[in-house]
Molecule: SAM riboswitch aptamer (S box leader)
Organism: uncultured Balneola sp.
RNA sequence: CUCAUCAAGAAAGGUGGAGGGAUCAGGUCCUUUGAAGCCUUGGCAACCAUCUGGUACUUAGUUAAGUGCUGGAAAGGUGCUACAUCCUGCUUAUCACAUAAAUUAUGUGCUGAGAAAGAUGAG
Numbered sequence: 001c002u003c004a005u006c007a008a009g010a011a012a013g014g015u016g017g018a019g020g021g022a023u024c025a026g027g028u029c030c031u032u033u034g035a036a037g038c039c040u041u042g043g044c045a046a047c048c049a050u051c052u053g054g055u056a057c058u059u060a061g062u063u064a065a066g067u068g069c070u071g072g073a074a075a076g077g078u079g080c081u082a083c084a085u086c087c088u089g090c091u092u093a094u095c096a097c098a099u100a101a102a103u104u105a106u107g108u109g110c111u112g113a114g115a116a117a118g119a120u121g122a123g
Stems, first nucleotide, its partner, number of pairs: 001123006011041005019030003024089004042081003047077002050073011085117001090114004095109006
């Protein structure tokens, strides 16, 4: 940099000793009934790898190999294990309201869609 996913799921112990939920701002939540970090043992999930069923195509030609799609098993490499990526921030659509003013513009709020940023995996 590219692609996919991100409202599901899954905690105890030891150590540590005041912060933490990525960053900035606002909100909000967790936390001395012990935060982050580190260690141990569990657990969750199924991205990659492994095994396997179905199906389509290709190659060779009669059962094989490869590729795509779609199921299943298992748990080797990662990952994760409060709260939606905790929520909002940018753009846009509907609706409601307010203001200006003339049928529009601006602002606020709810809801939806998208983007950006981030996380994880694969390349």